[in-house]
RNA sequence: UGAAAAAGGCAAACCAUUCGAAAGAAUGGGGCGCAAAGCUAAAGAGCCUUAAUCCUUAACAGGGAAAAGGUAGUCAGCUGCCAAA
Numbered sequence: 001u002g003a004a005a006a007a008g009g010c011a012a013a014c015c016a017u018u019c020g021a022a023a024g025a026a027u028g029g030g031g032c033g034c035a036a037a038g039c040u041a042a043a044g045a046g047c048c049u050u051a052a053u054c055c056u057u058a059a060c061a062g063g064g065a066a067a068a069g070g071u072a073g074u075c076a077g078c079u080g081c082c083a084a085a
Stems, first nucleotide, its partner, number of pairs: 001083002009034002014029006032073001038078003044075002046071005053065004
C1' cells in the first nucleotide's frame, strides 16, 4: 500500500424475547455490507436521548440549562491475519 488469492472473521435492516424513561443494548434468527464492521466513550471531535434535578410558565403542557446516558457500522486513536513493495 492492497483485498487478486488462501485461511478465515464480523454481521445492517427486519423479527422474537429481555433490559432501559429514551437513545439504545443483550441473546437467538437473519444478511445489507465491512480490509480492520477487532479494541478504545474524560485522549479529541461529531451525532442521538431526556426519566430525575434546576430555570421559565397558569400548567406535571411547551421551551431552556446543567448533568447523566448512548453511538466505535460518523470521523478518530491503538493493535492485528495474508500478500506486495
Notes
A computed fold for an 85-nucleotide RNA from a marine sediment metagenome, annotated as c-di-GMP-I riboswitch aptamer. The coordinates come from a structure-prediction model, not an experiment, and the mean pLDDT is 82. Rfam family: c-di-GMP-I riboswitch aptamer. Rfam links the family to the GO term cyclic-di-GMP binding. RNAcentral holds the sequence, with entries from MGnify.